[in-house]
Context: one part of a larger RNA
RNA sequence: CGUUGGGAAUUUGAGAGGAGCUGACCUUAGUACGAGAGGACCGGGUUGGACACACCUCUGGUGCACCAGUUGGGCUGCCAGGCCCAUAGCUGGGUAGCUAUGUGUGGAUGGGAUAAACGCUGAAAGCAUCUAAGCGUGAAGCCCUCCUCAAGAUGAGAUUCCCCAUUCGUAAGAAGUAAGAUCCCUUGUAGACUACGAGGUUGAUAGGCUAGGUGUGGAAGCGUGGUGACAUGUGAAGCUGACUAGUACUAAUAGAUCGAGGA
Numbered sequence: 001c002g003u004u005g006g007g008a009a010u011u012u013g014a015g016a017g018g019a020g021c022u023g024a025c026c027u028u029a030g031u032a033c034g035a036g037a038g039g040a041c042c043g044g045g046u047u048g049g050a051c052a053c054a055c056c057u058c059u060g061g062u063g064c065a066c067c068a069g070u071u072g073g074g075c076u077g078c079c080a081g082g083c084c085c086a087u088a089g090c091u092g093g094g095u096a097g098c099u100a101u102g103u104g105u106g107g108a109u110g111g112g113a114u115a116a117a118c119g120c121u122g123a124a125a126g127c128a129u130c131u132a133a134g135c136g137u138g139a140a141g142c143c144c145u146c147c148u149c150a151a152g153a154u155g156a157g158a159u160u161c162c163c164c165a166u167u168c169g170u171a172a173g174a175a176g177u178a179a180g181a182u183c184c185c186u187u188g189u190a191g192a193c194u195a196c197g198a199g200g201u202u203g204a205u206a207g208g209c210u211a212g213g214u215g216u217g218g219a220a221g222c223g224u225g226g227u228g229a230c231a232u233g234u235g236a237a238g239c240u241g242a243c244u245a246g247u248a249c250u251a252a253u254a255g256a257u258c259g260a261g262g263a
Base pairs, nucleotide, nucleotide: 001152005163006162007161008160009159010158011157015149016148017147018146021049022048023047024046025045026044027043033038051106052105053104054103055102059100060099061098062097066093067092068091069090070089071086072085073084074083075082076081110144111143112142117137118136119135120134164262166175167174168173180258181257182256183255184200185199186198187197188196205251206250207249208247209246210245211244212243215239216238221234222233223232224231225230
């Protein structure tokens, strides 16, 4: 821009893409078959491999603004307590998130038309013949059934709901609006940007605060014991990013723009 008023939502599916794998074991049954050796079809069940998708409850990994320990320096006048530098100084753990080696799920089933093949009826050709007319059975393959996208499918589809018939102009057209949308702002389950989602005071959108959770692992100060290193009590203490909830304290203020009048 189009889809023949403007808008919001829900959809149909022409078409396109994806998936499509397979082992072992148990049973049927040591049955059918076979002199024996051996040893099934068909059917039922269990459990794997590879592959794919999703997720983070569990097991782990990572986790550079979490916690602790510790070495050598520097600074805080000294002690104590801290801060900074040394690969994140090194080391031990670890929330959210992201992850696989972790967890869950999937290939199914059924239908249609067929291939090879096997048939029915049946002439040409009094017989015979699956074929010439006609009719069946039949595959991991084909078309559906499963998953995803999809009306620019210009063949532009469908359904529901909302907005209305204003003003100027001879007309062409223009203007301010409606429903609605955008800019702008707070942002994340989204993200390179954009887009998408949640919100913008009639508000829990983000931050802060409060309470909790999680992690770390027993803070500082003081007391006690010890010559001391240190231990211990106060006390599962102190601290705690992303997690959960509550709470308008801070910031989403104020405003601007677009948008029908229906061949």

Background
Predicted 3D model of a 263-nucleotide part of an RNA (large-subunit ribosomal RNA, domain VI) from Izemobacterium crustae (SeqCode). The RNAcentral record of the full RNA draws on ENA. Rfam family: Bacterial large subunit ribosomal RNA. The organism belongs to Izemobacterium (SeqCode), within Bacteria. Its mean pLDDT, the model's own confidence on a scale to 100, is 89.